Molecule: c-di-AMP riboswitch aptamer (ydaO/yuaA leader)
Organism: uncultured Acidaminococcus sp.
Parts: sequence; structure tokens; C1' cells
RNA sequence: AACCGAAUCGUAGUGAUACGAACGGAGGAACCAAUGUGGGGUCAAUUCCUUAUAUGGAUAGGGUAUCUCGACCCGAACCCGGCAGCUAACUUCGUAGGUGAAUCGAGAGG
Repeated sequence: AACCGAAUCGUAGUGAUACGAACGGAGGAACCAAUGUGGGGUCAAUUCCUUAUAUGGAUAGGGUAUCUCGACCCGAACCCGGCAGCUAACUUCGUAGGUGAAUCGAGAGG
């Protein structure tokens, strides 16, 4: 330069910070559903087999600027705390972190 990701932009302020837009998450009626070996949430990150253990192999799924083919990778981690299905109005929270020096290759499209 770019990439993963919701995680960017604007205004005010000396700054801390505040507000707004945008994007993303959670809670929350009726109707419907559900009846618990606790249960649930964010995320692509679930599930199975194997090893005495360490581990190893595979896999739902995900990434490489829009698609196709190929190639190369990921398939983790954390949180709530006995409690939450869906859910209009409404309420509320986040805007981090990481990778990286040539933009993986070809074709098509915009």
C1' cells in the first nucleotide's frame, strides 16, 4: 500500500471527555414455540475420531476488495452467573485488538 474485524466519521473542547451519524451486539409483548442431565451470550470458530497424557487427524463454518476456478490459511478465545425462546413499541451496550512490505495467481464483471 493493504488485510481480518461492527470497531469508522463528524462536531465541541487546551485536554480529559461529551454529543451526533454510521455500523454491530444484548434485553424486551401479543401470536407461536418450549418443559430443562442447569442454562445462556459474543464469534467463522461447531462436531467427530485418536493418544496413558502431551497430542495428532478430520470437520460444520470462515478469510484472501464482487464472482468463478486454483492455491494458501483459520477453525481460537472470552463472558453472564441460576437467568434471558421468538418478539412491535421501548431499554441498553461496543466502536477494540491483531496482521502486514508488496498488494496470492488467472479469467470475468463493476